[in-house]
Molecule: small-subunit ribosomal RNA
Organism: uncultured bacterium
RNA sequence: GAUGAACGCUGGCGGCGUGCCUAACACAUGUAAGUCGAACGUGAAGAUGCAGCAAUGUGUCUGAAAGUGGCGGACGGGUGAGUAACACGUAGGUAACCUGCCUCGAAGUGGGGGAUAACCAUUGGAAACGAUGGCUAAUACCGCAUGGUCUUGUUAAAAUGGGAAUUUUGACAAGUAAAGCCUUGGCGCUUCGAGAGGGGUCUGCGUCCGAUUAGCUAGUUGGUAGGGUAAAGGCCUACCAAGGCGAUGAUCGGUAGCUGGUCUGAAAGGACGAUCAGCCACACGGGAACUGAGAAACGGUCCCGACUCCUACGGGGGGCAGCAGUGAGGAAUAUUGCACAAUGGGCGCAAGCCUGAUGCAGCAACGCCGCGUGGAGGAUGAAGGUUUUCGGAUUGUAAACUCCUUUUACGGGGGAAAAGAACGGAUGGUACCCCGUGAAUAAGUCACGGCUAACUACGUGCCACCAGCCGCGGUAAUACGUAGGUGACGAGCGUUAUCCGGAUUUAUUGGGCGUAAAGGCGUACGCAGGCGGUUGAUUAAGUCUGAACGUGAAUCCUCCCGGCUUAACUGGGAGGCAGUCGUUGGAAACUAAUUGACUUGAGGGCAAUGAGAGGUAGGCAGAAUUCCCGGUGUAGUGGUGGAAUGCGUAGAUAUCGGGGGGGAAUACCAGUGGCGAAAGCGGCCUACCAGCAUUGUACUGACGCUCAUGUACGAAAGCGUGGGGAGCAAACGGGAUUAGAUACCCCGGUAGUCCACGCCGUAAACGAUGAACACUAGGUGUGGGGGGCCUUAAAAACCUUCUGUACCGAAGCCAACGCGAUAAGUGUUCCGCCUGGGAAGUACGGCCGCAAGGCUAAAACUCAAAGGAAUUGACGGGGGCCUGCACAAGCGGUGGAGCAUGUGGUUUAAUUCGAAGCAACGCGCAGAACCUUACCAGCGUUUGACAUGGUAGGACGGUUUCCAGAGAUGGAUUCCUUCCCUUACGGGACCUACACACAGGUGCUGCAUGGCUGUCGUCAGCUCGUGUCGUGAGAUGUUGGGUUAAGUCCCGCAACGAGCGCAACCCUCGUCUUUAGUUGCUACCAUUUAGUUGAGCACUCUAAAGAAACUGCCGGUGAUAAGCCGGAGGAAGGUGGGGAUGACGUCAAGUCCUCAUGGCCCUUACAUGCUGGGCUACACACGUGCUACAAUGGCGGUGACAACGGGCAGCAAACCGGCGACGGUGAGCAAAUCCCGAAAAGCCGUCUCAGUUCGGAUUGUUCUCUGCAACUCGAGAGCAUGAAGGCGGAAUCGCUAGUAAUCGCGGAUCAGCAUGCCGCGGUGAAUACGUUCCCAGGCCUUGUACACACCGCCCGUCACACCAUGGGAGUUGGAUUCACCCGAAGGCGUUGCGCUAACCUCGCAAGAGGAGGCAGGCGACCACGGUGGGUUUAGCGACUGGGGUG
Repeated sequence: GAUGAACGCUGGCGGCGUGCCUAACACAUGUAAGUCGAACGUGAAGAUGCAGCAAUGUGUCUGAAAGUGGCGGACGGGUGAGUAACACGUAGGUAACCUGCCUCGAAGUGGGGGAUAACCAUUGGAAACGAUGGCUAAUACCGCAUGGUCUUGUUAAAAUGGGAAUUUUGACAAGUAAAGCCUUGGCGCUUCGAGAGGGGUCUGCGUCCGAUUAGCUAGUUGGUAGGGUAAAGGCCUACCAAGGCGAUGAUCGGUAGCUGGUCUGAAAGGACGAUCAGCCACACGGGAACUGAGAAACGGUCCCGACUCCUACGGGGGGCAGCAGUGAGGAAUAUUGCACAAUGGGCGCAAGCCUGAUGCAGCAACGCCGCGUGGAGGAUGAAGGUUUUCGGAUUGUAAACUCCUUUUACGGGGGAAAAGAACGGAUGGUACCCCGUGAAUAAGUCACGGCUAACUACGUGCCACCAGCCGCGGUAAUACGUAGGUGACGAGCGUUAUCCGGAUUUAUUGGGCGUAAAGGCGUACGCAGGCGGUUGAUUAAGUCUGAACGUGAAUCCUCCCGGCUUAACUGGGAGGCAGUCGUUGGAAACUAAUUGACUUGAGGGCAAUGAGAGGUAGGCAGAAUUCCCGGUGUAGUGGUGGAAUGCGUAGAUAUCGGGGGGGAAUACCAGUGGCGAAAGCGGCCUACCAGCAUUGUACUGACGCUCAUGUACGAAAGCGUGGGGAGCAAACGGGAUUAGAUACCCCGGUAGUCCACGCCGUAAACGAUGAACACUAGGUGUGGGGGGCCUUAAAAACCUUCUGUACCGAAGCCAACGCGAUAAGUGUUCCGCCUGGGAAGUACGGCCGCAAGGCUAAAACUCAAAGGAAUUGACGGGGGCCUGCACAAGCGGUGGAGCAUGUGGUUUAAUUCGAAGCAACGCGCAGAACCUUACCAGCGUUUGACAUGGUAGGACGGUUUCCAGAGAUGGAUUCCUUCCCUUACGGGACCUACACACAGGUGCUGCAUGGCUGUCGUCAGCUCGUGUCGUGAGAUGUUGGGUUAAGUCCCGCAACGAGCGCAACCCUCGUCUUUAGUUGCUACCAUUUAGUUGAGCACUCUAAAGAAACUGCCGGUGAUAAGCCGGAGGAAGGUGGGGAUGACGUCAAGUCCUCAUGGCCCUUACAUGCUGGGCUACACACGUGCUACAAUGGCGGUGACAACGGGCAGCAAACCGGCGACGGUGAGCAAAUCCCGAAAAGCCGUCUCAGUUCGGAUUGUUCUCUGCAACUCGAGAGCAUGAAGGCGGAAUCGCUAGUAAUCGCGGAUCAGCAUGCCGCGGUGAAUACGUUCCCAGGCCUUGUACACACCGCCCGUCACACCAUGGGAGUUGGAUUCACCCGAAGGCGUUGCGCUAACCUCGCAAGAGGAGGCAGGCGACCACGGUGGGUUUAGCGACUGGGGUG
């Protein structure tokens, strides 16, 4: 885009079309084929004449109904079952034929005869339908006559023709016709000829799929003779011959009516074959003939069968795939309508009759086309809705409102054409016209994540759903549902189904095959087939041309012009219909054919050479392994990562220029070397066979290339028969390894490996690259020949040429990788193969094989991918380089004990919450008795403890006492006080009461967020611009060579630059200088108990400014660089030590309980106040610490030397009391001035290896301090008690120098509470060979099926569920075939006892006989049916096999 559509929602009008695609299923009822009296005989009924009294008789007219007869029922209408066929299409033939009615022409129409239906009578039957007897007519039937240009036979001539033969004109013989009617003009009849139209038959070409259908055929193919037909013909019969068809697809199976055309497509094509038109076939299923001009007959006949109806049970009837209609089936398809007015058909002289053909109407948005549902104005941008950042925005000029119009609908009035000279209009009072009322009667559907035009809110919360593909939904869904808004189309809109397109995705136009599917089938040979070198001549099959002619129905299609108001629709004209069509001319280049010539393709010959693991057969050789025999010799050997099994004292291994046997394989040479078609081929010699290359030379003359089917060869393994068997070695045994080890390793070991013969026929049979030919830059190596040059010669080198082989590479090709004269380049020819992944190279079938198995080769089902090449990362029990307390070397710890502290777990009313590998766990917490506090229990409050706003009142506040209470709070009460500003009105702050907006939330979401932080990591990285390269992702830069702590620097380089990081700039420590000296300092001068005081600022110190270090200098090294090594000087030397400083990013890392914040949730509670409790629990587990286990120590004594800091609700000296914690009193100090303040390790003495004079837990008791308050639950002191613990398993942590270790001191928090944290100084080590390993990281490189990135991906069994499928004892149907049996109807053949009008003979007649006919009999053929066998197909099937999905 389309549809004969269906379904969902919706639905105003008109025009034109279309409407059982399914059950060729079954059909009630009505109807669809009749007509003719001008062929004929009757004649119901009616009218009427005459006769008669009447009954009645006899005429005339009209004329129903049936019959005889004629024509038509073979057309028209329906359907598509069958049919793969001369059925259809197209072009032809018929010299092999027919043709009623119609037209034209010629001729004729004489004279007779016998019947019969109707009718009458009798009679059978329920009916259908008959039977018998009698009467009668014809355009019914039958002889006779006539008869040609008719038919048949014989014959003559001429013409045509290649011939067969045909035609024409004659002659002779035989044979054959007719029908009348009405009425004066017609209709008929017979014969012949011709025409038109219609048919039969034959032929060329075209016309679906399957080879898992490869052979089919006996009337089969042909001939002769005959029969038969309208007609050729095996159409049929007899005889003869043995043919005919088939890979250009016979036969068989499946499917299907064919065509004009329809839909689609740019076309070529593809799909389809409704309506309309042409042809065919069919008419309940099957068979058959009759009649006829025509039928093997839809509304005829006969028979068989199934079904159905009637029946009196004896017997009969029926065929909607005509039009309506019914049932059934189905997703689904209409009225039991009107009319013959038109067009056409049948009959008839005609009038006319018939006509479900047809013309119309009805139903259906089923399709196409047209129209409408109003138009103009209208902002306060109304209300309402939706949304909101609360301002607004949007719906929206939309509505209201004002003015206008009337298509349509409705009402009223008129009113056709279609109809010809006349009658006649179903449609239809329709189309159309006029008038009127009045915006009045008339809008939906789908969509809104992308593709794809159109977005928000709410609800929901991986639920419910959506979905064409991708996908959406797990609490902020533009994707679900609803709403508002928007978009698209519009009387429709969506969905489903189907076809074409897009799809160059079957590729003719117009694809591919190294790695994506596919090259060869492993390789060669080669029949058919396809293709084929140079140059003539001829022909004209292909081809071309122009042409010409014919055909290609109409409709359709395109264009033009018309008719309906327009359009759809329709009329006319022109063109087209693209043909492998037919006929006839022409051309001769190319192809082809025929016939010549040629030598370059091809070939083999001769001559001269050459290389080679080419093949087959035979022989020979040496080295090695192993076995046997012998000698020597003794305890091991062998084997492995290490072992063991094994062998060995019954003598192994080892050894012997000892001996012997046997089998297999041929070291070195040996080479991207050689040969071969491939598989493959390796000691030497001989024989035979074959191929290849080079040079020269004659010869043949296209003999060539490729190759379906076919044939041959074809590794290894395997199979058969017979040998052989040293070594090796599947299976197997043993030993190890291991969680296991049906493996890898070891010890053994059988098939096999070897030979002969025969099978098998496959491999990653690979260059993953078919064969042949030609053309298209080079360079380098190597194998085999030839020529040249040089040389005395050889060899070598060099130049050149032919033929192999390998690498690099230009152009070109390629998706890229890569290929590149050995093409994957450019062309030609031929063959093979591919068409998403899986199922599956499987099943079934067939062929081959002894078997194993091979070849050929699907489908159901399932997925939305599978795959190639390359890119960036990440990863690797890959590689290279490098770094780090990463290992190593050391020192000290943890893990064991007790305690402290945090966590888990458990417990609890609550044990608030968070943190979770490193990077949670002395973490948030720089300090939970109350408070904190978020938790629990209880008691209270509700505009609230806190903020802002309104109204009213008032200051507020402090203080005493009492009552209730746990307290909050409530009630009462004493006393005191009376805010600030002021323009003097008032205002502000404050308190209370009331009401409402609101407050409040440590409630949830760190996966909605900001901010802050951790981590990789102070690791050296992370990027950009421009350029260049690449189709692209991307690369380059940033890689490389050095170097560095460093992407630090240097050099090189298609890169050149730049940014964030590194470094430096900052702070601190270390040296010096200057400035400044108080509270600091004191060398000199005085002075003191004392830098105490004068004095001084030199020194220390303080705190401000500077200096100093830069590989600057020297030597070596390096590349003359960067740098490195060493040295000098220097307080300090190569970033001097330490700190601050943390790139792009990663971990949805942490935090909503610091703070901020979206959304959600609570609002007499999830808010808030208070008391008490809890966060402090305790079987247990873990982390981090402290103290120890002792002598490098404990205890006692001694008394020297620090630094950083802190201090007024404070630090507190000194003095007094206390054993002590501490208490009392209290100088000084807001601090370089006073205080904390004592530093401790140290030194001396003692203890002497013990659970101790170690260790201090635990417990008892008495106290101290802080605080409203130490019970749960603080710290400290004294006395007493004196636990575990004797250096710690597996494992694990820190540290490289003023570091570890060890020792004490201070601070924050804080009323009190420190083993934690943050700082300070004192004493003060050991070790680093080195980078193999562990861990982490950086750079380069490599592989990758990973990208959530190795904590990845992923294979198979098993278990469960579901799905399709193969096998399957069988079983149930269908189709088909063969053999036999049966043999209806029918025609044919034959017979014909019986019956018998016409004609003939005899007879006066009656009648008899004959001819002919009929019934009947028989025969062959044959439908249905039966029996048996075969083939094929479908369904089911216990069980079973694999497959798919989860």